[in-house]
């Protein structure tokens, strides 16, 4: 980097420093967040807990480790397909993305 799987409306945050205009992935349209400093980077300290992996048990809890995450449902929509009071609003997919894990 490439493929194949699982998940993705549950869960969990602060501080310091620098940096200094934008950020929530993706063209757009919305709603949040940002000069009371966001975002992004380093340190520090806390939390959640899904995937592996070892250990333990009859088995469940349960302990230890990789990794990952900790603003708004992946913030919502954004494409197809059905419903629907066709303004809208609801359910389904699928596509893309993020994160395990396993090949290459």
């Nucleotide at each position: 980097c490439a493929g194949g799987u699982a998940u993705g409306c549950a869960g969990a945050c602060g501080a310091a420093c620098a940096c200094g205009a934008g950020g929530g992935a993706u063209a757009u349209g919305g709603c949040c967040c940002a000069a009371u400093g966001a975002c992004u980077g380093u340190u520090c300290g806390g939390g959640c807990a899904a995937c592996c992996c070892g250990c333990a048990u009859a088995g469940c809890g349960g302990c230890g480790g990789g990794u990952g995450c900790c603003a708004c449902u992946g913030c919502c929509a954004g494409c197809c397909c059905g419903g629907u009071u066709u303004u809208u609003c609801c359910g389904g997919g699928a596509a893309c993305c993020a994160u395990g894990u396993c090949u290459g």